[in-house]
RNA sequence: CUCCCGUUGCAGCCGAAGUCCGGCUCACUUCCUUGAGACGGACGCGGGAGACCCAAACUCCUCGAAGUAAUUUGAGGACGGGGCGAACGAAGCCGGGCAACCGGUUUCAAGGCCACUUUCAAGGCCAAGCCCGACAGCUAAUCUCGCAGGCGUUUGGAAGGGCGAGC
Numbered sequence: 001c002u003c004c005c006g007u008u009g010c011a012g013c014c015g016a017a018g019u020c021c022g023g024c025u026c027a028c029u030u031c032c033u034u035g036a037g038a039c040g041g042a043c044g045c046g047g048g049a050g051a052c053c054c055a056a057a058c059u060c061c062u063c064g065a066a067g068u069a070a071u072u073u074g075a076g077g078a079c080g081g082g083g084c085g086a087a088c089g090a091a092g093c094c095g096g097g098c099a100a101c102c103g104g105u106u107u108c109a110a111g112g113c114c115a116c117u118u119u120c121a122a123g124g125c126c127a128a129g130c131c132c133g134a135c136a137g138c139u140a141a142u143c144u145c146g147c148a149g150g151c152g153u154u155u156g157g158a159a160g161g162g163c164g165a166g167c
Base pairs, nucleotide, nucleotide: 006167007166009163010162012151013150014149018043019042020041021040022039024037025036026035027034044147045146046145047144048143049142054137059078060077061076062075063074064073065072066071080135081132082131083130084129089108090107091106092105093104094103095102096101111126112125113124114123116160117159118158119157120156121155122154
């Protein structure tokens, strides 16, 4: 110096939300340097719009009329449609309304998460929120947008892996 073995130690999470380059500004500094921010760009990750073909092409309540009935029709009222996300929904109760339906709340729940990866088991947690603005199915070319925010790591089995200061 190299190789092998053993021991011990190390590795962040949800989310697309990362890496690098450039000049500018700011902070620190004697200098070299270091760090941060906004802007521009490249790669990477994620989303939306958008042909042919294919798919799809509406509803409910109240009152009146016609009709044996099925049903048809007029007026009034209710409910649009879509996107991001795991957060699709159901039942009960309370309030408003004649009703369709609207709002709130409780429980359940499709689905999602728990620290290298996959899987099994147990245990635990979430099951929200926001946006577009009458409008968009899929979708090649094409166009376009985002790269935030919030946190701290339960256990065991099986299989497969990463780093390497010290001994």

The RNA shown here (c-di-AMP riboswitch aptamer (ydaO/yuaA leader)) has 167 nucleotides and comes from a Verrucomicrobiia bacterium.
The sequence was found by an Rfam model in a public genome assembly.
Its Rfam family is "c-di-AMP riboswitch aptamer (ydaO/yuaA leader)". Gene Ontology terms of the family: cyclic-di-AMP binding and regulation of gene expression. About the family: This family represents a conserved RNA structure found upstream of the ydaO and yuaA genes in Bacillus subtilis and related genes in other bacteria.
The model forms 96% of the base pairs in the Rfam consensus.
The prediction has a mean pLDDT of 77.